[in-house]
RNA sequence: CCCCGAUAAAGGCAAACUCUGGGAAACCAGAGGACGCAAAGCCACGGGUCUACGUCCAGUAUGGAUAUGACAGCCGGGCUGCCGAA
Numbered sequence: 001c002c003c004c005g006a007u008a009a010a011g012g013c014a015a016a017c018u019c020u021g022g023g024a025a026a027c028c029a030g031a032g033g034a035c036g037c038a039a040a041g042c043c044a045c046g047g048g049u050c051u052a053c054g055u056c057c058a059g060u061a062u063g064g065a066u067a068u069g070a071c072a073g074c075c076g077g078g079c080u081g082c083c084g085a086a
Base pairs, nucleotide, nucleotide: 004084005083012037013036017032018031019030020029021028022027035073041079042078043077045076046075047074048071049070050069054066055065056064057063
């Protein structure tokens, strides 16, 4: 230094849910709250999932298709980073 990751130390993040705000929605931000997390730090690059304002199809209905929207706490990949037992 790399792999690796402990009933280690110092710290960190924060699911569901609630409230407030933003958004058409998915979802996001803040506050509270902890299910979990060794990258649960960052990047939508590949796959995946969610939503469908608009658009198109269809023609009356709780319809269908579509990402340019969203998710990094779904899986890969890339970049960066704290600690140091085996």
The prediction has a mean pLDDT of 89. This is a predicted structure of an 86-nucleotide RNA (c-di-GMP-I riboswitch aptamer) from an Abditibacteriales bacterium. It was read from a public genome assembly, where an Rfam model found it. The source organism's lineage runs through Bacteria, Pseudomonadati, Abditibacteriota, Abditibacteriia and Abditibacteriales.